Model confidence (mean pLDDT): 85 of 100. This is a predicted structure of a 517-nucleotide part of an RNA (small-subunit ribosomal RNA, 5' domain) from an uncultured bacterium. RNAcentral holds the full RNA, with entries from Greengenes.

Context: one part of a larger RNA
RNA sequence: GGAUGAACGCUGGCGGCGUGCCUAACACAUGCAAGUCGAGCGGAGUUGUAAGAAGGUGCUUGCACCAAAACACAACUUAGCGGCGGACGGGUGAGUAACACGUGAGCAACCUGCCUUCAGCAGGGGAAUAACAUUGGGAAACCAAUGCUAAUACCGCAUAAAGUCAGACCGGGGCAUCCCGGACAGACCAAAGGAGUAAUCCGGCUGAAGAUGGGCUCGCGCCCGAUUAGUUAGUUGGUGAGGUAACGGCUCACCAAGACCGCGAUCGGUAGCCGAACUGAGAGGUUGAUCGGCCACAUUGGGACUGAGACACGGCCCAGACUCCUACGGGAGGCAGCAGUGGGGAAUAUUGGGCAAUGGGGGCAACCCUGACCCAGCAACGCCGCGUGAAGGAAGAAGGCCUUCGGGUUGUAAACUUCUUUGAUCAGGGACGAAACAAAUGACUGUACCUGAGGAACAAGCCACGGCUAACUAUGUGCCAGCAGCCGCGGUAAUACGUAGGUGGCAAGCGUUAUCC
Numbered sequence: 001g002g003a004u005g006a007a008c009g010c011u012g013g014c015g016g017c018g019u020g021c022c023u024a025a026c027a028c029a030u031g032c033a034a035g036u037c038g039a040g041c042g043g044a045g046u047u048g049u050a051a052g053a054a055g056g057u058g059c060u061u062g063c064a065c066c067a068a069a070a071c072a073c074a075a076c077u078u079a080g081c082g083g084c085g086g087a088c089g090g091g092u093g094a095g096u097a098a099c100a101c102g103u104g105a106g107c108a109a110c111c112u113g114c115c116u117u118c119a120g121c122a123g124g125g126g127a128a129u130a131a132c133a134u135u136g137g138g139a140a141a142c143c144a145a146u147g148c149u150a151a152u153a154c155c156g157c158a159u160a161a162a163g164u165c166a167g168a169c170c171g172g173g174g175c176a177u178c179c180c181g182g183a184c185a186g187a188c189c190a191a192a193g194g195a196g197u198a199a200u201c202c203g204g205c206u207g208a209a210g211a212u213g214g215g216c217u218c219g220c221g222c223c224c225g226a227u228u229a230g231u232u233a234g235u236u237g238g239u240g241a242g243g244u245a246a247c248g249g250c251u252c253a254c255c256a257a258g259a260c261c262g263c264g265a266u267c268g269g270u271a272g273c274c275g276a277a278c279u280g281a282g283a284g285g286u287u288g289a290u291c292g293g294c295c296a297c298a299u300u301g302g303g304a305c306u307g308a309g310a311c312a313c314g315g316c317c318c319a320g321a322c323u324c325c326u327a328c329g330g331g332a333g334g335c336a337g338c339a340g341u342g343g344g345g346a347a348u349a350u351u352g353g354g355c356a357a358u359g360g361g362g363g364c365a366a367c368c369c370u371g372a373c374c375c376a377g378c379a380a381c382g383c384c385g386c387g388u389g390a391a392g393g394a395a396g397a398a399g400g401c402c403u404u405c406g407g408g409u410u411g412u413a414a415a416c417u418u419c420u421u422u423g424a425u426c427a428g429g430g431a432c433g434a435a436a437c438a439a440a441u442g443a444c445u446g447u448a449c450c451u452g453a454g455g456a457a458c459a460a461g462c463c464a465c466g467g468c469u470a471a472c473u474a475u476g477u478g479c480c481a482g483c484a485g486c487c488g489c490g491g492u493a494a495u496a497c498g499u500a501g502g503u504g505g506c507a508a509g510c511g512u513u514a515u516c517c
Base pairs, nucleotide, nucleotide: 001517002516003515004514006513007512008511009510010509013386014385015384016383017382018381019379020378021344026342027341028340030339031338032337035084036083037082040081041080043078044077045076046075047074048073049072055066056065057064058063059062091297092296093295101221102220103219104218105217106216107215110214111213115210116209117208118207119206120205121204123157125155126154132147133146134145135144136143137142163188164187165186167184169182170181171180172179173178193202194201195200223269224268225267230260231259232258235257236256237255238254239253240252241251242250272294273293274292275291276287277286278285279284299320300319301318302317303316322333323332324331325330350376352375353374354373358372359370360369361368362367389419390418391417392416399410400409401408402407423458425453426452427451428450429449433444461506462505463504464503465502466487467486468485472501473500474499475498476497482489483488
C1' cells in the first nucleotide's frame, strides 16, 4: 500500500447493487417450511332434482295440508383404502487426513422410478381389509373384539419371448476346472382400469434401446509433529460357500503366513475438499464467507423397514441425556428449514408480503401446495454514484488569534448582488418485468420514471501537524499530568503533553484494533 462476513470510538444527507451468528453441531415458546389426485375405490355429510305414501289432521267423503321409512340421479366437500411425491428443494461443517475431495482412466462385475423411441400384450377367476356399525378398555395418546363393504389394493389360473435359469450341441479361447458367442429343446415369470354420447384421451403389463441419475474400481496429487518407530489376526493371500444391483475378507469355514513401514507405517494434533477469493511484477504466500460442484451430518449412539432410489432433517424401532403432559398406569418432543426467543459473544437483521415471475411436487385439466424463489423491512457492513450550492464580491468589515503595536492572519471567506434547484418535500401523470391462440393474470407498487411548484432553502465531519510524514504559533503544565508505531518527548520559554487560533490530509465518512499478502 492492498484486502476483510469485521468490531470499537467520533460523526452521519440520498440512491443503486451486494452482504449480514466467524462464538454454543448450546437449549428452544409460537406460527409457517410437503403435499396432491374424487378422472383408482367404497362410504359419509350438505344441497338440488325426481319420486312419492304407511299414517295423521280438517272437513265439502274425495279433496287440501302435514309427513316417518324406502328408492333414483346430479353437484359440492373429504376422514379412510389406493397412487405418485415426502431420497428433490432448504440448512449446517460437528465428524472426516479418507479414493472424502481434485484430476485422469475404467467396470468382460453393476442398477436406474418418472421421460423419449421401438416391438408385443391386457383372457378368466378368487379371498380379504380399512372406512363404517356395535361393544369394550384408557385421563390421554390410542387400543381391542365382533360384523359389513370396494378398488388402478391383494392372490391364484391362463397366455410367454425379445426376458431369467440350468442343460446337452456347435464354434472360438485356455494345460485344466472353465470362459465367450451361436443356434436347440425345456422350465419359470405379466397386466387395470378410468373419463367421455361418441370420436378419442389418460392410464396398465413384458421386453429392447436411449437419456438422466447413481454404485463400484484404479493411477497421480492432497496439513503439522520422530520429544510418535515399529504396526497388523479378518490382519495379507488362497480354496469353497453365503451375501449384494454388482466386484471384493463384504461375511463365514478351512489352508498358508503373510501385509504395511525411514520414499515416515502406526500414533497424536489440526482440518470438510474444490472451482475460486485476497495479495504479489511474477514465482509464491494466505484463505475456503457470499455464488457454483462434491462430501458428511440432522438431539447422542445403534438398527433396519418401505421404495427405482434412504439406512431417510420436518418417517419407523431400540437405548442414552434433556424438556413437557399425566388421573402416576402411561404418553409426547427434536429449528444445523424461514422468521423469532433465551444463552454465549467485541459482534451479525423482520415472529413482514406474494406465488406476479423462475423452478419444483401432485393432477387430463381447472387448480392446489411451495419461508425454494421473487420482493419488501433493518444495518455506512462493503463497493459505486450524487449532494450539502454556483458566479461576482475589498471599506480586505466585525469578531477571533498572533504581534516587533507598524501590522499580519482567518480571507473572497462572510455580509451583499445575481443565478441554479440535483437530492429531500409537495402535487399531477405513470411503466417494463406478462407469456404460453385470444382473453385474463403484478407481491414489489402508485415503485422506477416523467411533468410541475417553491425556496439556498433541510444536509460535514474525522484524524493529524518533532523526524519517518503533507501540515506552526500562542498559552497552561513543569520528569507532574500526560504522549508514543519506531526513534523518543515532559525536570520554567515543550512546533512531541492539555487547550486555542491557524494549517495539512481524507471525506459521508474518518481514525483505532484484529487478521492475511